[in-house]
Molecule: Bacterial RNase P class A
Organism: Acidobacteriota bacterium
RNA sequence: AGAGAGAGGCGGGCGAUCGCCGCGGCUGACGUCGGCCGGGGAGGAAAGUCCGGACUCCAUGGGCAGCGUGCUGGUUAACGGCCAGCGAGGGCGACCUCAGGGAAAGUGCCACAGAGAACAGACCGCCGAACUCGCGGGGGCGACCUCGCGGGUGGCAAGGGUGAAACGGUGCGGUAAGAGCGCACCGCCGGGGUGGCGACACUCCCGGGCACGGCAAACCCCACGCGGAGCAAGGUCGAAUAGGGGGGCGUUCGAGGCUGGCCCGGCCGAAGCCCCCGGGUAGACCGCUGGAGCGCGCGGGCAACCGCGCGCCUAGAGGAAUGACCGCCGCCGCCGAACGCCCGCCGCGAGGCGGGAGGGAAGCGGGACAGAAUCCGGCUUACAGCCUCUCUCCCCGG
Numbered sequence: 001a002g003a004g005a006g007a008g009g010c011g012g013g014c015g016a017u018c019g020c021c022g023c024g025g026c027u028g029a030c031g032u033c034g035g036c037c038g039g040g041g042a043g044g045a046a047a048g049u050c051c052g053g054a055c056u057c058c059a060u061g062g063g064c065a066g067c068g069u070g071c072u073g074g075u076u077a078a079c080g081g082c083c084a085g086c087g088a089g090g091g092c093g094a095c096c097u098c099a100g101g102g103a104a105a106g107u108g109c110c111a112c113a114g115a116g117a118a119c120a121g122a123c124c125g126c127c128g129a130a131c132u133c134g135c136g137g138g139g140g141c142g143a144c145c146u147c148g149c150g151g152g153u154g155g156c157a158a159g160g161g162u163g164a165a166a167c168g169g170u171g172c173g174g175u176a177a178g179a180g181c182g183c184a185c186c187g188c189c190g191g192g193g194u195g196g197c198g199a200c201a202c203u204c205c206c207g208g209g210c211a212c213g214g215c216a217a218a219c220c221c222c223a224c225g226c227g228g229a230g231c232a233a234g235g236u237c238g239a240a241u242a243g244g245g246g247g248g249c250g251u252u253c254g255a256g257g258c259u260g261g262c263c264c265g266g267c268c269g270a271a272g273c274c275c276c277c278g279g280g281u282a283g284a285c286c287g288c289u290g291g292a293g294c295g296c297g298c299g300g301g302c303a304a305c306c307g308c309g310c311g312c313c314u315a316g317a318g319g320a321a322u323g324a325c326c327g328c329c330g331c332c333g334c335c336g337a338a339c340g341c342c343c344g345c346c347g348c349g350a351g352g353c354g355g356g357a358g359g360g361a362a363g364c365g366g367g368a369c370a371g372a373a374u375c376c377g378g379c380u381u382a383c384a385g386c387c388u389c390u391c392u393c394c395c396c397g398g
Stems, first nucleotide, its partner, number of pairs: 002393009012329004017324002020041002023038006043369001047380002050378005055230004061264004066226005071085005086100001087098004101221002106219002108215003123160002125156003130153010168186006188208005193202003234286004244277006256268003293312008331366004339358001341356006
């Protein structure tokens, strides 16, 4: 100098004028409403509504179905999040990714190709020990022996081929040729030991069959967890209407209802309960912002995070408030002046002309994704441009 990896931050600032919303103080009015002063007023994602909660209401204890999670440990109010690790895969590496329990509980799938795809299998081949046929040669008195070639009964799954994947791998022995058939090592399974909280690891020991592939983001099995609905939740005040019409059942032998479905249980229910149709109101206020809050410092922890101390208060609209304009500064882009430097030419010289690298004034243009609606913790998606830190690889020079 270049190429990368991980983490964090900013994404406009200051001032003035006019216009909004809310709060506090003073004040005029007091039925509304107005004036002055002082502070405050969108985000890192406010987005998606994917998870988890706080809060509110109805609940009801158990079970089934259903749903969620799925290695270990930690963190948290909680999580499917985050942190650290284990294992597997990718990368030279820093690092990144994983829907990570179970295939010997069962069922199912593995197209095509291929002989054969999980209790498998013979296409090309190898053998000819045992039995046998044909041809040719040699030997032998004969029975028959031997060599070569071709074939049959038969043997093989080691070699080659097919395929994403072929029922362990390498080597030696053995065999007619072969095969874990035997042996050594690797691999696998079981038991033990050591280290670790654990998932797991081990260049440790013993034994064994030398053998039963993959897929569970296939059905399933196992372990753990889950009541439901949601601020349009819910509550207070006020007002208005027709307490109208119809239906079902029933009075303790119980209909009907009780915030997803079903069952058991429980509760409400007496001149009652439930369902349907129709009518009225849809106004004001609360909920509505002080929080699992933020900042700084110290301590613990590898970290996520936790504890302690001090300080701070930062929108609450209600058809939806923060907008418009001006000046300066900062950032980015375009264009490019001054300035000294290098090279070439001309000139006695001062200097001139031309080119190059650096430099960066004035001017012009631009400014991403995008707006709270009960509120938090996460995840995911979008984002012009800029900054900081740490680490890896590679090149050059010292």